Molecule: Glycine riboswitch aptamer
Organism: Selenomonadales bacterium
RNA sequence: AUGAAGCUAGCGGAAGAGACCCCGGCGGGGCGCCGAAGGAGCACGCUUGCAGCUCGCCAGUUGCACAGCUAAACUCUCAGGCAAAAGGACCGCUCAGCGG
Numbered sequence: 001a002u003g004a005a006g007c008u009a010g011c012g013g014a015a016g017a018g019a020c021c022c023c024g025g026c027g028g029g030g031c032g033c034c035g036a037a038g039g040a041g042c043a044c045g046c047u048u049g050c051a052g053c054u055c056g057c058c059a060g061u062u063g064c065a066c067a068g069c070u071a072a073a074c075u076c077u078c079a080g081g082c083a084a085a086a087g088g089a090c091c092g093c094u095c096a097g098c099g100g
Base pairs, nucleotide, nucleotide: 006098007097008096009094010093011092012091013090018031020030021029022028023027032082033081034080038078039076040075041074045069046068047067048065049064050063051062052061053060054059
């Protein structure tokens, strides 16, 4: 099911930070910054193990752990970016396609 979530495509909106400095040559070097492509990190909590306590048992509870899982628009700044253009998380629209 008069088709959800999710994914793709199209259209629109969409921030931040040097049109920096130096050398010489079509490149190289330097300093300062941004977070909203991507990437990475962690909380609460749960699980596992050990120990203690309660207890007839099941079980409950407390503590420990260089154990595991675990979020972001938070953090990092690897990548990317710092005039415009491009890109751009996210939001909206589409009787669009996939999906079930």